């Protein structure tokens, strides 16, 4: 400097006001919130170097969930196990401006959010969750 291996730690945020009703943090008006990698023309620091940090919910992808297959058992939909070479659900962005360049700066105006529960329909409660994971970091070993 860097390869590959183990380990430990870290790894999601949000309903505050009003109205309607027996009844709603669910329905209606105004609110609020944005996970992890890349991408950058902005930002900030400095050793001014094509340096370094940082930055997108809707641009590229991953992720958990829910659905699919499969296998064993129970008996005809279940339970438990296994599968990403199953992407089926898997969400969402347009206009204006500057510019060589921008769905990334600036401005405006708009959209999106698993299942399961619930006196009533839920991104915001409540539960599977003290779980998982997408990753980040640090130690030690190993390589040049």
């Nucleotide at each position: 400097c860097u390869u590959c291996g183990u380990u430990c730690u870290c790894g999601g945020g949000g309903c505050g006001g009003g109205g309607u009703g027996a009844a709603a943090u669910u329905c209606c008006c105004c609110a609020c919130c944005g996970g992890c990698g890349g991408u950058a023309a902005g930002a900030a620091c400095u050793u001014u170097a094509u340096g370094u940090u940082u930055a997108a919910g809707c641009c590229c992808g991953c992720g958990a969930g829910c659905g699919u297959c499969u296998a064993a058992c129970c008996u005809u939909g279940g339970u438990u196990a296994g599968a990403g070479u199953c992407a089926g659900c898997a969400g969402a962005u347009c206009u204006g401006g500057u510019g060589u360049g921008a769905u990334u700066c600036c401005a405006g105006a708009g959209c999106c959010g698993a299942c399961g529960g619930u006196u009533a329909u839920a991104g915001u409660c409540c539960g599977g969750a003290u779980g998982a994971u997408a990753g980040a970091g640090a130690g030690c070993g190993u390589g040049a």
Molecule: FMN riboswitch aptamer (RFN element)
Organism: Marinomonas spartinae